This is a predicted structure of a 71-nucleotide RNA (transfer RNA) from Eubacterium sp.
The source organism's lineage runs through Bacteria, Bacillota, Clostridia, Eubacteriaceae and Eubacterium.
[in-house]
């Protein structure tokens, strides 16, 4: 220099163009003499900028970060 993959919640992962979800974690409550465990509720997210579309995490272009291959 060229090329491929990847980016979603605090963390690990889902989501066939049609309401972004689960588990763990955090917070509050119940239970308990207390803690732990258990149960209930609750909080937090689509890397950035454009385009296509009635509608984009999803498709297209560019960029940024991370990883791989070739030279």
């Nucleotide at each position: 220099g060229c090329u491929c993959c990847u980016a979603u919640a605090a963390u690990u992962c889902a989501a066939u163009g049609g309401u972004a979800g689960a588990a763990u974690a955090g917070c509050a409550g119940a239970c308990u003499u207390u803690u732990a465990a258990u149960c209930u509720g609750u909080c937090u997210a689509u890397c950035c900028c454009a385009g296509u579309u009635c509608a984009a995490c999803u498709c297209u272009g560019g960029g940024u970060g991370g990883g791989g291959g070739c030279a």
Its Rfam family is "tRNA". By type it is a transfer RNA. About the family: Transfer RNA (tRNA) molecules are approximately 80 nucleotides in length.